The part of an RNA shown here (small-subunit ribosomal RNA, 3' major domain) has 476 nucleotides and comes from Picea mariana. Its Rfam family is "Bacterial small subunit ribosomal RNA". Gene Ontology terms of the family: structural constituent of ribosome and ribosome. The full RNA is in RNAcentral, with records from SILVA. Lineage of the source: Eukaryota > Viridiplantae > Acrogymnospermae > Pinidae > Picea.

Context: one part of a larger RNA
Parts: sequence; structure tokens; C1' cells
RNA sequence: UGACGAGGGCCCGCACAAGUGGUGGAUCAUGUGGUUCAAUUCGAUGCAAAGCGAAUAACCUUACCAGGGCUUGACAUGCCGUGAAUCCUCCCGAAAGAGAGGAGUGCCUUCGGAAACGCGGACACAGAUGGUGCAUGGCUGUCAUCAUCUCGUGCCAUAAGGUGUUGGGUUAAGUCCCGCAAUGAGCGCAACCCUCGUGUUUAGUUGCCAGCUUUGAGUUUGGAACCCUGAACAGACUGUCGGUGAUAAGAUGGAGGAAGGUGAGGAUGAUGUCAAGUCAUCAUGCCCCUUACGCCCUGGGUGACACACGUGCUACAAUGACCGGGACAAAGGGUCGUGACCCUGCAAGGGCAAGCUAACCUCAAAAACCCAGCCUCAGUUCGGAUUACAGGCUGCAACUCGCCUGCAUUAACCCGUAAUCGCUAGUAAUCGUCGGUCAGCCAUACGGUGGUGAAUCUGUUCCCGGGCCUUGUACA
Repeated sequence: UGACGAGGGCCCGCACAAGUGGUGGAUCAUGUGGUUCAAUUCGAUGCAAAGCGAAUAACCUUACCAGGGCUUGACAUGCCGUGAAUCCUCCCGAAAGAGAGGAGUGCCUUCGGAAACGCGGACACAGAUGGUGCAUGGCUGUCAUCAUCUCGUGCCAUAAGGUGUUGGGUUAAGUCCCGCAAUGAGCGCAACCCUCGUGUUUAGUUGCCAGCUUUGAGUUUGGAACCCUGAACAGACUGUCGGUGAUAAGAUGGAGGAAGGUGAGGAUGAUGUCAAGUCAUCAUGCCCCUUACGCCCUGGGUGACACACGUGCUACAAUGACCGGGACAAAGGGUCGUGACCCUGCAAGGGCAAGCUAACCUCAAAAACCCAGCCUCAGUUCGGAUUACAGGCUGCAACUCGCCUGCAUUAACCCGUAAUCGCUAGUAAUCGUCGGUCAGCCAUACGGUGGUGAAUCUGUUCCCGGGCCUUGUACA
């Protein structure tokens, strides 16, 4: 100087408390461990691994296994020989890959040849998701969006170092004020950026409004006031008032205001810590393989199943289930796409097919909600697993191993021990909806979007984590 302490002081955080909803019990989904297996590819392992890499494992992906094959190789550059390329038919085979026959000659040319492509050959070489993340770059997690981490000059100390950065206040903040052997500065904080919330100006089509006609959709005429959309500005700064404070920084109450003291959310992550993670994104040193640890193909596996753990979905019902009718979003996607209307089918779906490169057409039905009916506390008209049969869709192909529909079947589960997690406001809870990936989909995941919409906290004694000061130390 740090680190540590069931040492002390001050302060903060959904850390506790006060509330609210969960997990832990059940079924299922998914990931992991374990076990099994020819293989169940690999990585990630307290917080900070475990719906993680994977924004989609039937083939492919795919790295694993079995079998069938290749050896200058699936890919790159250089040399030689040969044929342009390419297409068709037969045949062996699971395919990869072999074999046979035929068609066909192009473009440039100094007629030597050359370009592109295919086949054969010899070697230099290729290749490796093989090892080492404890050799590395790059990228990332974490403490932590915590408020810190340092430097120049000066001063102090024998030196390591200290001072500044400590102290009195204050703040979300090393934020600001005052003081001070310090005086200045840098990376961080804040602000500058994006979205939402208010207004003004500007621009009005496909959007909006008014009139007419059908009163169904629309079409048409007119308008720029409203809504909305795009752009540019304004607006919030403790600016103003009262008391408070040290005449400071600030804090507190009020006015005005769409918004008030960081307005809400996002992006933004200092110096460093964990030899943290990644050699399987990529790059790369060294080591290792080279008729194989490389490459191609078919099939299988990554989907196994006494069990254990994590994350979720659905429930256990009456604040509910079912049935009929009625209402209101936002944000997205769409041409190898989205697909209306109509017909058909109980339905999934199918047929025909208009419009739309989209404020135009379409996905599209919003759901919770409201009105009316029924069920009456039961393993039930709750719950939906499992299983049988019949179908539909995608796709060469749904057996291992897809999704969806109908009918039948109706399991566990009556609110969950110890323990443990999230959340402070348009939040929690709850309700739908969209997207990416994608032929299809195991999505209950992930990422957005809106609808309905709470309770509690004006406290810091305690648990956990962190910051500053101080103290002790046989630790570095």
C1' cells in the first nucleotide's frame, strides 16, 4: 500500500421489512447431470452453466457411429498430356461411384496457339469442427451503470509511498459548494444520440373530413379545420415565489405548465478482477494426422431412460367452464410471397381465383371485456395427459423422429414441506397479437407490440452485495 476481520462509524441497492404473484407438490415441454449405447458429436458448470452456443437436428445441417468407397484429393496455385463445353440412352449399385454407346463442335487467332471448362498423370502441396483458451489476437460475461481509476508540476517521507482523492455540507454521482500544501488535468459521471409524452410551422396520398348516390362495400366532387403520417423547430433550466441553509451548494412547499427537479425508457459499460468463457464464428504460434485424425455416400444417432436438478407451459376451478350474440388495439410481415370473395368439407384443409412490390390489397379473428342462457361444488359440463381409429398438410421421403383436425378414451392434480425467486407504476399480475429462423415443425422458447390494470414502502435493527473513512493483523 492492499486484502481480510461474528472490529467501529456513515451511506446506498426489491438487500431486508411492508405488499403482491410465483417456484419447490401434479401432467407435459425443454435444457443439463447420470446411466445406457455401435454412436447417443462438441462446448458451457455457484452467483456470472443448465428454453445456454442452437433466430428451428426427418435427409441436408452434422462435427458422432456402422457399412460402401476415394487418395494431389470436395477446395487453391503451378507443370505435362488429352478432349471444347455440354446433352441423350443402356447397364451394375442403397447411393457415392464405375462401365458401354451415341449426338456435338462454339469464341479469338500472327494458324504456332490461346481463354473457359472436363478427364488423366507426376510432384510441390491441399485438407483437419484434431490438441493446447494455462502460448495468443479478436469478441464476450462478471463485479457494475457501481462511482470510481489515474496523471503533470509542487510539497512531505531514507524508501515503498503519501498528499491532491482527506475534512464540513450536498448529490443518483470524485455531483456541486466551502475549507485545506496543494494547484491543474485526463478516463469515467452528467450532457450531446434514439424512442415516448405537449405545442407551432410545413407537406397533404394510398391516410383524414364534408356533401351527393346506394344507405352494404365502394365510386365520385370538394376541403387542409381536425385525426394521422413525415420533416424542421419550440419547450424544463431548481427558471420563478415563500420559508430553510453558512449570504454557498442544495433540500422543502407552492404557482404556472402537456411534462418538475435525472420527465419515462433505451443505447452508452472507466482502470481493473476472475490464468472467467470461446482454438467449434473467425484469425493464429507450437504439437499431432497425411491410402487418414483428410474427403464422398447410404442408413442410423444427436429424440435412448430405474433416476436427480434447472427453466417454463397447462391446471387444480364458480372472480370459473361451456354455448349464443355484441364492442374496442398497437406493432409487424408479404412476389419462389401474402392470398380476399365464392363453392366444398363437422374440422384440419381443398377448389376456383380477384387484389397487392403495400398508410391502397392481404395475413387478420384481437383476446381478456359486455349482454343473455346453462352448469351448482362433484375428481365434476373442472383438468387435460395417455391411448385407439379415421383423416389433412409440407416434403424425394414423416418407421425410428414432424405439425394439424375429427371421433372415442379420459390419467395425475382439490393450491403444494423445508426452502427459494421476481416485482416500487402504466410496474406486478393478467389478456391476446406479431416477427425472425423456416419447405414443414416438435415455439409452451426468444424478441417486439398493444388491451385491462393493482397492493405496499416516507423505516434501516437484522440477512446479502457494494461505496467512503477509521482501527487491528502472525496474510501478500